[in-house]
Context: one part of a larger RNA
RNA sequence: CUGGGCGUAAAGGGUGCGUAGGUGGUAUCGUAUGUCGGGUGUGAAAGCCCACCGCUCAACGGUGGAACUGCAUCCGAAACUGCGGAACUAGAGUACAGGAUGGGAGAGCGGAAUUCUUGGUGUAGCGGUGAAAUGCGUUGAUAUCAAGAAGAACACCGGUGGCGAAGGCGGCUCUCUGGAAUGUUACUGACACUGAGGCACGAAAGCUGGGGGAGCAAACAGGUUUAGAUACCCUGGUAGUCCCAGCCUUAAACGGUGUGCAUUUGGUGUGGGGGGUAUUGACCCCCCCCGUGCCGGAGCUAACGCGUUAAAUGCACCGCCUGGGGAGUACGGCCGCAAGGUUAAAACUC
Numbered sequence: 001c002u003g004g005g006c007g008u009a010a011a012g013g014g015u016g017c018g019u020a021g022g023u024g025g026u027a028u029c030g031u032a033u034g035u036c037g038g039g040u041g042u043g044a045a046a047g048c049c050c051a052c053c054g055c056u057c058a059a060c061g062g063u064g065g066a067a068c069u070g071c072a073u074c075c076g077a078a079a080c081u082g083c084g085g086a087a088c089u090a091g092a093g094u095a096c097a098g099g100a101u102g103g104g105a106g107a108g109c110g111g112a113a114u115u116c117u118u119g120g121u122g123u124a125g126c127g128g129u130g131a132a133a134u135g136c137g138u139u140g141a142u143a144u145c146a147a148g149a150a151g152a153a154c155a156c157c158g159g160u161g162g163c164g165a166a167g168g169c170g171g172c173u174c175u176c177u178g179g180a181a182u183g184u185u186a187c188u189g190a191c192a193c194u195g196a197g198g199c200a201c202g203a204a205a206g207c208u209g210g211g212g213g214a215g216c217a218a219a220c221a222g223g224u225u226u227a228g229a230u231a232c233c234c235u236g237g238u239a240g241u242c243c244c245a246g247c248c249u250u251a252a253a254c255g256g257u258g259u260g261c262a263u264u265u266g267g268u269g270u271g272g273g274g275g276g277u278a279u280u281g282a283c284c285c286c287c288c289c290c291g292u293g294c295c296g297g298a299g300c301u302a303a304c305g306c307g308u309u310a311a312a313u314g315c316a317c318c319g320c321c322u323g324g325g326g327a328g329u330a331c332g333g334c335c336g337c338a339a340g341g342u343u344a345a346a347a348c349u350c
Stems, first nucleotide, its partner, number of pairs: 004321003007304002012318001014201004021194003025088002028085004034080001035077008049065006091191001092188004096183002103177007110154001114150008125136002162169002206247006215241002220236004258317006266295011299306002323350003332343004
């Protein structure tokens, strides 16, 4: 080393693109790298193993055989694998058509609500709670009407509905731009899958500089509660939340389930596209493909459960696990303005 695993027991990388590498469709010709057969040489002796023999036996020793699974070289085989040539279209991709879409970026616009300002009406309360108080109010609040300002978020539609690789994305319009599905032919002709490093993206919070600041609200202050109350509840309230530029790179970044391909009974919803029947037309109904749910068969599973969207059955490649604590810590390296991130032990202990 040959092992067993990764939904919940330890274990799937946050996500993608992609380098090296690993793996790779159909038929054919050649070659002979791997592979297979045979010959020759070598594979010291001793030892191991087998047979016989010698010490009274044994250990020990002697003789012979086998073995030394290897290496080199020569001859041969050509199914598989590799390599080279020429070819194919079922994988993959391109073109075309009409649809679907909160995918991304920028600009503009809209109404409801909130707060504030001004003015009108109006008078003693308002607010808040389990009950209160702090707080606001006769310098006229709350309520109500009108006008104006500002910022942020987009009710209903809205849906186990849609889109996106993930994070995530929701008022309306325009511009730019990405991807997927369906359909029919045409084209390229294995161009593919995975992917150590690498690169890019990556919620919230946080950081730097500049703007903005309505509401909300860590910190903070006050009022309650309480034995206490550095809380829960209430009144306030600053960072922050918003925008631009640049960092940070972490999450229960979860389907706690890596990606791709293939195979394997079904039922029932729903979104998109197409075909058929029917019709003046649209629905209804039937079928196909793609997505997204529920239920469930075989099978799997420790059980729970999963079950054509697999955790079934196989193949390819990557990541990861190997008792608990110490510890995702120390030290060192790399990254970062910092906060910290990443890589990652040991002593000791049970």
The part of an RNA shown here (small-subunit ribosomal RNA, central domain) has 350 nucleotides and comes from a metagenome. The prediction has a mean pLDDT of 88. The full RNA is in RNAcentral, with records from SILVA.